[in-house]
RNA sequence: GGCGGGGUAGCUCAGCCUGGUUAGAGCGCUAGACUCAUAAUCUAGAGAUCGGGUGUUCAAAUCUCCCCCUCGCCA
Numbered sequence: 001g002g003c004g005g006g007g008u009a010g011c012u013c014a015g016c017c018u019g020g021u022u023a024g025a026g027c028g029c030u031a032g033a034c035u036c037a038u039a040a041u042c043u044a045g046a047g048a049u050c051g052g053g054u055g056u057u058c059a060a061a062u063c064u065c066c067c068c069c070u071c072g073c074c075a
Base pairs, nucleotide, nucleotide: 001074002073003072004071005070006069007068010027011026012025013024020058029045030044031043032042033041051067052066053065055063
């Protein structure tokens, strides 16, 4: 330099192809219940303006274009 995968909550991921309900799940975190206590279990809660920008649209995590980061392959 060329090609391809990935970037969404603290972590691991789904959702994107086919735009539209309040952006979800597990783990973790906080509080409560249970227990002599801890763990486990149960209940509730907080937490992501979706890598950055731009364009299209009534409406963008999702479509366009540019850029950044990361992983792999080729040279």